SAM riboswitch aptamer (S box leader) from Virgibacillus halotolerans, 107 nucleotides, folded computationally. The model forms 97% of the base pairs in the Rfam consensus. The sequence was found by an Rfam model in a public genome assembly. Lineage of the source: Bacteria > Bacillati > Bacillota > Bacillaceae > Virgibacillus. The coordinates come from a structure-prediction model, not an experiment, and the mean pLDDT is 84.

[in-house]
RNA sequence: UUCUUAUCAAGAAUGGUGGAGGGACCGGCCCAAUGAAACCAGGCAACAGACUACCAAGUACUGUGCUAAUUCCUGUGAGCAAGCAAGUCAUGUUCAAGAGAUAAGAG
Numbered sequence: 001u002u003c004u005u006a007u008c009a010a011g012a013a014u015g016g017u018g019g020a021g022g023g024a025c026c027g028g029c030c031c032a033a034u035g036a037a038a039c040c041a042g043g044c045a046a047c048a049g050a051c052u053a054c055c056a057a058g059u060a061c062u063g064u065g066c067u068a069a070u071u072c073c074u075g076u077g078a079g080c081a082a083g084c085a086a087g088u089c090a091u092g093u094u095c096a097a098g099a100g101a102u103a104a105g106a107g
Base pairs, nucleotide, nucleotide: 001107002106003105004104005103006102007101008100014041015040016039017038021031022030023029025075027073028072042067043066044065046064047063048062049061050059051058052057071099076096077095078094079093080092081091083089
């Protein structure tokens, strides 16, 4: 880096260094000098392993991971609802897909 499978409505106080940005991208809407990103400590516990244990959990021990807001919402299609004389215009909602993130396996 590519493919496959699974999960994404839970959880995570805060402190130090740092100094202006960040929330993947579009459009929104947010966070940020009452201190962004990044790094370290701490914390959480998603996946794989290990151990305890014995059908249902625990341990943070190992490898990654995560640590504002549902993946913050939307983005493509199909349905349902109601608005309206109608149109298929805008709103709400459900499902599937796409995009993204993480893990494991394979190339």